[in-house]
Molecule: Archaeal signal recognition particle RNA
Organism: Thermococcales archaeon 44_46
RNA sequence: CGGCGGACUAGGCCGGGGGGUUCGGCGUCCCCUGUAACCCGAAACCGUCGAUAUGCGGGGGCCGAAGCCCGAGGGGCGGUUCCUAAAUCCAGCGGCGGAAGCCGAGAGGAGCCAUGAGCCCCUGUCCCACGGGGCCGGCGGUGGGGGAGGUGGAGCUGAAGGGCUCCACCAACCCCCUUUGCCCGCCGAACCCCGCAAGGCCCGGAAGGGAGCAGCGGUAGGCGGGACGUUCGGCGCUCGUGGGGUAGCGGGGGCGAGCAAGUCUCGGUGGAAGCCGCUGGAGGAGGGUUCCCACCCUCGGGCGCGUCCGCCG
Numbered sequence: 001c002g003g004c005g006g007a008c009u010a011g012g013c014c015g016g017g018g019g020g021u022u023c024g025g026c027g028u029c030c031c032c033u034g035u036a037a038c039c040c041g042a043a044a045c046c047g048u049c050g051a052u053a054u055g056c057g058g059g060g061g062c063c064g065a066a067g068c069c070c071g072a073g074g075g076g077c078g079g080u081u082c083c084u085a086a087a088u089c090c091a092g093c094g095g096c097g098g099a100a101g102c103c104g105a106g107a108g109g110a111g112c113c114a115u116g117a118g119c120c121c122c123u124g125u126c127c128c129a130c131g132g133g134g135c136c137g138g139c140g141g142u143g144g145g146g147g148a149g150g151u152g153g154a155g156c157u158g159a160a161g162g163g164c165u166c167c168a169c170c171a172a173c174c175c176c177c178u179u180u181g182c183c184c185g186c187c188g189a190a191c192c193c194c195g196c197a198a199g200g201c202c203c204g205g206a207a208g209g210g211a212g213c214a215g216c217g218g219u220a221g222g223c224g225g226g227a228c229g230u231u232c233g234g235c236g237c238u239c240g241u242g243g244g245g246u247a248g249c250g251g252g253g254g255c256g257a258g259c260a261a262g263u264c265u266c267g268g269u270g271g272a273a274g275c276c277g278c279u280g281g282a283g284g285a286g287g288g289u290u291c292c293c294a295c296c297c298u299c300g301g302g303c304g305c306g307u308c309c310g311c312c313g
Base pairs, nucleotide, nucleotide: 001313002312003311004310005309006308007307008306011063012062013061014060015033016032017031018030019029023050024049025048026047027046038059039058040057041056067303068302069301070300071299072298073297074296075295078292079291082288083287084286088282089281090280091279092278093277094276095275096274101269102268103267104266105265106264107263111259112258118255119254120253121252122251123250124249125248126244127243128242129241130240131239132238133237134235135234136233137232138230139229140228143177144176145175146174147173149170150169151168152167153166154165155164156163157162182226183225184224185223186222187221193218194217195216196215201210202209203208
């Protein structure tokens, strides 16, 4: 000095561009395009920078002396400036066009009609107000007297249980008066509501007396039904009075011969849809032009190619 292998450092790569925004660059937004190829956080009254602007704050991977940067040309995705401007849509105007509907005339066929066409008059059905009835609903459950009995309290008395009397209150059982304030069924207040009260309990020698659960019968109360009352409402039912309305349907009366609809043709009126043209507006296909440019190719230039160790020549 060269080759091979290893370690390291500087460095490089992990994308780029157009639009929008901005005084301007980059990012967050939209779009295009490329690679084998990064992650997290915040950011449009925003974040970060100033022509040395091509993000900010963190983290990671790969390559590694390998490369990176600048300029020009060609191809080329995409964007952009200006010019031209088709289709299509909207409005106005003009032209063509003649639909439905309406009026008249004519033609032919069918329909209803003296068991009454058509016209005229009255009326029910309908609406409003009021009244009688009917039906439905809401609401309601009196006040008092006498007796028995009960609850609470008091007095007298009996050596037990008890007995007698008085006061206040009461819904319960009976009777009477009054009221629409009554009747029926079911439930009921475990006990502190009433009566009767098996068994058991208490007092007593007994006779007898007492408290009282279950049960039964009731009271207050609740629910349902009926009747009654009501100075409270409703009704599509019915009767009546007054008023209104009558295009459909029904009833009655008068006159007494026609009536109404549809089809086709012609004339008039009427102007819809549709078509064409012009003008204005929206719209932007396509073409040309200016500038930028992802990606690919070519050329030129600039910076860099460093340090250590082992083996071989």